[in-house]
Context: one part of a larger RNA
């Protein structure tokens, strides 16, 4: 001199793209807006502060100074910020050649399982539970064999393995398509970072219209359990779960950790690529990811620890005792359900 914070105490928007704005690499010249020094003008008086004086003191009053941290203007400086012109390549990007991947979309296709239907064999049980019962079965079930239909999901591979901004993504094949990464040369020349508003994406459930419906299964019905049992267990079972199109816009949307940069010991596993060596799978090294442990440092502790919660500076979001309350009211959005924004009285 300066409010402090946001993994778990209150607090990181669910995640992108991006407008305004804020901030921004190395270097030369010029300008002088910011900046710095000096001069001038103004900054009323009273009051405050300092010095002195007058009422016997004080309050009070008088004189002088200071202050008035500001604004305007002139002169000067040119380090930094800024502006203009020029140069550079370390940031960012383009290009060429490789590589990995459940990244996205569309169309097709495969086998196992399940249920149902038809037919054969076959006979009295099956199913279910802690034990039972509801239930199914002599109108032939369960079991088993053959055939057929349907829908949904993809065992093994499979891995703190991979990909994606997040939500999320898993049989196989084809086509269309996004991003990342490694290596090399050349090129552009700061083109960058963040991002209020805005806009797009966004699990599940839910809603609208039309389809589909095997299994599972809110609600519901029945059987049990129990003092009761609007549950847990069992038998059924409708929305829904699936598809197309359109809404909804939420979540423990979690790493409870915003995005980006530089710097700061290592060890070890694993995924993708390059280089070198030995030589056919190892070693060393390097770049990018993903884990574990750990030094310094940080932390209230737990723990974090080059994937930081260390350290540095710039940007955005958010918090400010508990309840009332993420509620009321208003506004915006939605078909609705509701979402977003968001108080106060009162109370402890």
């Nucleotide at each position: 001199c300066u409010g402090g914070g946001c993994g778990u105490a209150a607090a990181g928007c669910g995640c992108g793209c991006g407008u305004a704005g804020g901030c921004g690499g190395c270097u030369g010249a010029u300008c002088a807006a910011g900046u710095u020094g000096g001069g001038g003008g103004u900054g009323a008086a009273a009051g405050c502060c300092c010095g002195g004086g007058g009422c016997u003191c004080a309050a009070c009053c008088c004189c002088g100074g200071a202050a008035u941290u500001g604004c305007c203007u002139c002169c000067a400086a040119a380090a930094c910020u800024g502006a203009u012109c020029g140069g550079c390549u370390a940031g960012a990007g383009u290009u060429c050649g490789g590589a990995a991947g459940a990244g996205g979309g569309u169309a097709g296709u495969g086998g196992a399982a399940u249920u149902c239907c038809c037919a054969g064999u076959g006979u009295a049980g099956a199913g279910g539970u802690g034990a039972a019962a509801u239930u199914c079965g002599u109108a032939g079930a369960u079991a088993u064999u053959g055939g057929g239909a349907a829908g949904a999901a993809c065992a093994c591979c499979a891995g703190u393995g991979g990909c994606g901004a997040a939500g999320g993504c898993g049989g196989c094949c084809a086509c269309c398509u996004g991003g990342c990464u490694c290596g090399g040369u050349a090129c552009u020349g700061a083109c960058g970072c963040u991002g209020a508003g805005g806009u797009g994406c966004g699990a599940a459930a839910g809603c609208g219209u039309g389809g589909g419906g095997a299994g599972c299964a809110a609600a519901c019905a029945g059987g049990a359990u129990u003092a009761g049992a609007u549950a847990c267990c069992c038998u059924g079972g409708u929305a829904g779960u699936c598809c197309a199109c359109g809404c909804c816009g939420u979540a423990a949307a979690c790493g409870a950790u915003g995005a980006g940069u530089g710097c700061u010991a290592g060890a070890u596993g694993u995924c993708g690529g390059g280089c070198a060596g030995c030589a056919u799978g190892c070693u060393g090294u390097u770049c990018g990811g993903u884990g574990u442990c750990g030094c310094a440092g940080c932390u209230a502790a737990c723990g974090c620890g080059u994937u930081a919660a260390g350290u540095u500076g710039a940007c955005c979001g958010c918090c400010u005792g508990g309840g009332g309350a993420g509620u009321a009211c208003g506004g915006c959005c939605g078909c609705a359900a509701g979402g977003c924004u968001a108080a106060a009285a009162c109370u402890c």